RNA sequence: UCCAGUGACACGGGGUGCCGCUGCGCGCAGCAGCGGCUGAGAACACACCCGUCGAACCUGAUCUAGUUCGUACUAGCGAAGGGAUGUCGCAGUGAGCGAUC
Numbered sequence: 001u002c003c004a005g006u007g008a009c010a011c012g013g014g015g016u017g018c019c020g021c022u023g024c025g026c027g028c029a030g031c032a033g034c035g036g037c038u039g040a041g042a043a044c045a046c047a048c049c050c051g052u053c054g055a056a057c058c059u060g061a062u063c064u065a066g067u068u069c070g071u072a073c074u075a076g077c078g079a080a081g082g083g084a085u086g087u088c089g090c091a092g093u094g095a096g097c098g099a100u101c
Base pairs, nucleotide, nucleotide: 001095002094003092005090006089007088008087009086010085011051012050013049014048017037018036019035020034021033022032023031024030057082058081059080063076064075065074066073
């Protein structure tokens, strides 16, 4: 010096769905409340997840197949396209370089 590991700080990126009941509404759409499902998270959070070693998340996609009560689950799509990073430190079991003896 590099490398893989790890921590802190700062900054940045991202999602917020589905089902049932009730109310408003002629009804639909939509909104609100309550309850349920999955999930790290189902929003207004000082939370959660993720930041190039990037399936966090978006697009394709109201996708395809299997399966299921189900948008839960499995696989495909996917060696597809996008996607948000800097600083300082710790430790060395690694590699390289230099100096001295």
Molecule: TPP riboswitch aptamer (THI element)
Organism: Leucobacter chromiisoli